[in-house]
RNA sequence: CCCUUAGAGUUUGAUCCUGGCUCAGGACGAACGCUGGCGGCGUGCCUAACACAUGCAAGUCGAACGGAGUUAAGACUUCGGUUUUAACUUAGUGGCGAACGGGUGAGUAACGCGUGAGAAACCUGCCUUUCAGUGGGGGACAACAGUUGGAAACGACUGCUAAUACCGCAUAAUGUUAUUUGGGGGCAUCCCUGAAUAACCAAAGAUUUAUUGCUGAAAGAUGGUCUCGCGUCUGAUUAGCUAGAUGGCGGGGUAACGGCCCACCAUGGCGACGAUCAGUAGCCGGUCUGAGAGGAUGAACGGCCACAUUGGGACUGAGAUACGGCCCAGACUCCUACGGGAGGCAGCAGUGGGGAAUAUUGGGCAAUGGGCGAAAGCCUGACCCAGCAACGCCGCGUGAAGGAAGAAGGCCUUCGGGUUGUAAACUUCUUUUAGCAGGGACGAAUUCGUGACGGUACCUGCAGAAAAAGCAACGGCUAACUACGUGCCAGCAGCCGCGGUAAUACGUAGGUUGCAAGCGUUGUCCGGAUUUACUGGGUGUAAAGGGCGUGUAGGCGGAGAUGAAAGUUGGGAGUGAAAUCCCGGGGCUCAACCCCGGAACUGCUUUCAAAACUGUAUCCCUUGAGUGUCGGAGAGGCAAGCGGAAUUCCUAGUGUAGCGGUGAAAUGCGUAGAUAUUAGGAGGAACACCAGUGGCGAAGGCGGCUUGCUGGACGAUAACUGACGCUGAGGCGCGAAAGCGUGGGGAGCAAACAGGAUUAGAUACCCUGGUAGUCCACGCUGUAAACGAUGAAUACUAGGUGUGGGGUGCAAAGCAUUCCGUGCCGCAGCUAACGCAAUAAGUGUUCCACCUGGGGAGUACGGCCGCAAGGUUGAAACUCAAAGGAAUUGACGGGAGCCCGCACAAGCAGUGGAGUAUGUGGUUUAAUUCGACGCAACGCGAAAAACCUUACCAAGGAUUGACAUCCAGAGGAGGCCGGGUAAUGCUGGCUGUGCCCUUCGGGGAACUCUGAGACAGGUGGUGCAUGGUUGUCGUCAGCUCGUGUCGUGAGAUGUUGGGUUAAGUCCCGCAACGAGCGCAACCCUUGUUGAUAGUUACCAGUAUUAAGUUAGGGACUCUAUCAAGACUGCCGUGGACAACACGGAGGAAGGUGGGGACGACGUCAAAUCAUCAUGCCCCUUAUGUCUUGGGCUACACACGUGCUACAAUGGUGGCUACAGAGGGCAGCGAAGUCGCAAGGCAGAGCGAAUCUCAAAAAAGCCAUCUCAGUUCGGAUUGUGGGCUGCAACCCGCCCACAUGAAGUUGGAGUUGCUAGUAAUCGCGAAUCAGCAUGUCGCGGUGAAUGCGUUCCCGGGCCUUGCACACACCGCCCGUCA
Repeated sequence: CCCUUAGAGUUUGAUCCUGGCUCAGGACGAACGCUGGCGGCGUGCCUAACACAUGCAAGUCGAACGGAGUUAAGACUUCGGUUUUAACUUAGUGGCGAACGGGUGAGUAACGCGUGAGAAACCUGCCUUUCAGUGGGGGACAACAGUUGGAAACGACUGCUAAUACCGCAUAAUGUUAUUUGGGGGCAUCCCUGAAUAACCAAAGAUUUAUUGCUGAAAGAUGGUCUCGCGUCUGAUUAGCUAGAUGGCGGGGUAACGGCCCACCAUGGCGACGAUCAGUAGCCGGUCUGAGAGGAUGAACGGCCACAUUGGGACUGAGAUACGGCCCAGACUCCUACGGGAGGCAGCAGUGGGGAAUAUUGGGCAAUGGGCGAAAGCCUGACCCAGCAACGCCGCGUGAAGGAAGAAGGCCUUCGGGUUGUAAACUUCUUUUAGCAGGGACGAAUUCGUGACGGUACCUGCAGAAAAAGCAACGGCUAACUACGUGCCAGCAGCCGCGGUAAUACGUAGGUUGCAAGCGUUGUCCGGAUUUACUGGGUGUAAAGGGCGUGUAGGCGGAGAUGAAAGUUGGGAGUGAAAUCCCGGGGCUCAACCCCGGAACUGCUUUCAAAACUGUAUCCCUUGAGUGUCGGAGAGGCAAGCGGAAUUCCUAGUGUAGCGGUGAAAUGCGUAGAUAUUAGGAGGAACACCAGUGGCGAAGGCGGCUUGCUGGACGAUAACUGACGCUGAGGCGCGAAAGCGUGGGGAGCAAACAGGAUUAGAUACCCUGGUAGUCCACGCUGUAAACGAUGAAUACUAGGUGUGGGGUGCAAAGCAUUCCGUGCCGCAGCUAACGCAAUAAGUGUUCCACCUGGGGAGUACGGCCGCAAGGUUGAAACUCAAAGGAAUUGACGGGAGCCCGCACAAGCAGUGGAGUAUGUGGUUUAAUUCGACGCAACGCGAAAAACCUUACCAAGGAUUGACAUCCAGAGGAGGCCGGGUAAUGCUGGCUGUGCCCUUCGGGGAACUCUGAGACAGGUGGUGCAUGGUUGUCGUCAGCUCGUGUCGUGAGAUGUUGGGUUAAGUCCCGCAACGAGCGCAACCCUUGUUGAUAGUUACCAGUAUUAAGUUAGGGACUCUAUCAAGACUGCCGUGGACAACACGGAGGAAGGUGGGGACGACGUCAAAUCAUCAUGCCCCUUAUGUCUUGGGCUACACACGUGCUACAAUGGUGGCUACAGAGGGCAGCGAAGUCGCAAGGCAGAGCGAAUCUCAAAAAAGCCAUCUCAGUUCGGAUUGUGGGCUGCAACCCGCCCACAUGAAGUUGGAGUUGCUAGUAAUCGCGAAUCAGCAUGUCGCGGUGAAUGCGUUCCCGGGCCUUGCACACACCGCCCGUCA
């Protein structure tokens, strides 16, 4: 330089951080679910090292040997046979092999394995090379024959016999041993090479002429054995282990070293660098993953080890302590004549069993390899092949091109269409694979012969799109969406989480996405996880600094010089097996797979070199550290002594009724004299003021004064030592308070305890008492929010300002400077932020301690300590998806500040008590239709329930319908009179023929009837699916935005601050500058004036009348249009020279003049599906529709809102004034008249400034009543009437007469109102046939009080706390179920 290194979801209202959980990737000897065409190459009991039926898996050699048998030939023959030769077969003796090959992983934490060395301490059959030899003898044992035991397995005895079987003898060295002696070498013991002497040890033949065996020796090769360095899992809740144990001398044994074994002697050896013990495990090359470092793993292939039913033992042999050998013991199985025997699949197949789960009792020795043999050959479940299994990897196919009427069907739909979809059909074409037929290998070496696989691969031909697609997912992470069903059910889910009637999350369907002969799920490993951090983390507050010191081991360490070279760096050599991985080639059509070559294997050993750094050795230095000398500061420690104030107690005096205590009280003390006060005394504990983010100490901690003993720090000096230093696991010591032991002491205080209060309770807070304890001595305990929540040491890195101690300069006040402490502010930097900032939480170095999600839990068990209490060390099961830190915005607070409101206060009048009206709850009912429920439901929807309304109930009807559109047919609309019925429906009769066009046939529009279906209809459900409308906070002053700035960010700023206002109103200031919705203003009304206009209004003057009646007038009132007017404009004072406030002038009105309309962003899933509209669901001879009657008016009761009262500020009777605003033709209705009255008759006038409702009432004047249940009050009831209406029984209003209830001013509580207001008085209107004490308006008369903002309620702004955010009606703890 290049290459490589990807994240996401989930804690919150939102944010940043810490931190866990989860996911996306890859892999597998896998299993399970659904599905399944072909081929190649691989792989296939991971569990019971559980038990095994059956077959096979190790034999071979006649060229070692004697027999036996078969066949053939020859010879002899007494024809019985005998004998010779040849070939073949073979039980036995003998040789070699059987220790290889094959299986498994139980054991093993070990020199077992890996790697690298060593053996001068060793062995090695067969093989290769070299040298030498092979002479001469002997005696047996199998087989065999006979006898014999036993069920069998298997033997026993007698006799014969061969050998390359066995045994002596000879020969013998370059062999071995011993002795003597020479040379050379080495890391010690020793090794190599000579010489001499002595002793000892060999052999086997076969067959026929060429070999092959045999024996000794030397060497090689191969294989093995032993030793050592380094590496090799977890646990310290395993800390001590060890008697052949460690070593020595001498023996034995071995192929060989060695306590391997033995006798004797010594007392060692191992261990915090983890011995011993316990658990787990075959190790490695490699494999998987990962950017790498690592982590996990050790199937298949290869190397090593261990094992062969369990344990032990040896034999043979070159080699075994022997898988298919032996012996013994145990367990198990089998046979048995019960006496005794046989067996070992962790070889290949196979069986049972276990298990989620793993194959054929196949073919062949053709190839490769092995054993034997001279060879032919034989044997070979090693091996090569085939079979089974989608178990894995790789490859191929299930068709290709054209094809829009965008077919049908499916699904969706806004009903138009969209989508499936060029997909299909259809046309043209191809034939891989599978199928059939024909040909047909390589693998065989080699002249011949020899192929299990296999008639296989491959080639050719034929037919035909023909035989061949599934699985999962579709809320986010994560590519892919709709419908229906379901309704917190059924179910899903990896995490977050879906499902409670509109589910893209459940189930199904259509569609889509992904992968594909597979796809998903489960399990395991790595990754992501920098979440154990070597690479590469942290510890003030998130988990995490030991309570503090001293110091051992260990780790780290100042300046200079020289040496050697342990670490280090570079070069060389050896090794790092093969396979695998990587790169480059090659072979199967490609690939997987296989072959060849290279690189790599980051390691270890060795050698040469370098000498910077670290270590090491020596010398040297002074700055780190220490010592000396001088000096001052200090609650540093220990001991002894002394002092005064105060509390309590005792004694005595004075003195009298209380004291004490509290929010208020009581318990308590006191007439036996307290408290108070005076004097004296006793005793214990603590030391006011000084006193200070002052001092000292390592921390805990230390405070009157004096003395004694004693530790440390600091400054100055530079005389001495010369790195003597830093840190510090264990260890040791110190260590507040409480507590424990023994003995003292005990004034005050005070756990426990007692009593009194408080309280629903009060085992508390408050009060009165009071014991341990607090104090002293000695000992123990060993913990604290032992905190700066900040380990120690050292160096460096802007400043400013206090304070304690010391020094220096200047003559000094003082200033400057320096060192050590102790605070505050602050830059850079750091930090998640808060904050830290030379006393670091900055930048570096060294060492120690500690952390790794929350809970369980600092718990249990074990160990150690303690007298005990307890301390220390310190888990797991299980459970959750969070727990947490800092900061932000809100909401909240029995937090703080400021301010406002009939919020309180000050007043007036009520309500709550009575009767009654009305609404609601409840109850009742066939039905008492429905809605509204704190404020913000309850004289509310309803500005009018007798029928209707009406939605409810009962009964009776009709079913395209009471209402709309469309089609067909018929008809004429309609009106009147009946019948029947509870009424409608039903039904009879009479009358009657409309409009437009016309070619007079008819057609059309509207209407009626009949018929069929599309549809109508629903005050049925859901206001939590909605629109619209409305309430409420609240007419409160707020709510936001753009740009900029600050902050990692949520956010902040602006909008906060100082004033001011009714107001985010205005002014000033300010990292903000502007803007929007709100406020205010603009609108209506009322108050003054003017102009214009005068009818139905008005009338000063003139005339007139009973009368503004008329003539007239346009002045006034009034009407209704347009203007004016008010703006803190003027003056003064205050204020900041501002805004503004206060006072004044003028003015009808003065500081928004009064009133109204007008309601920001939003909150309450607030109200309304029954005003209306509307999605979805539901009913369709009924949940729709019509009719009659009933109900909504019920009545033990409870609540809300009103009315009328309780009387003299009044009632009653009489007389007599003064309004405003409205209404009126299916209407208001005058005069007149009748009636006691309600009202009747009557009908003028008026569609109204004309007529009318219409009388205003309270007030005023006169009279009466005289404080009573009344001449108050009027409920209730009776009788008789009136009105409306089809109809007043349920169920209307009014009148008259009679009746005359409760009630004598209303408990706790609670409501309205600040001026033309409250209170009081009447009038009108809407609704309406009739029916207000309700509602909405109108005017008349007309008050009281407001000190003020402490408190109650509500609200605004700022600030603070917060574990709340569904936001305090929150969150949350304990007990019980």
Molecule: small-subunit ribosomal RNA
Organism: uncultured bacterium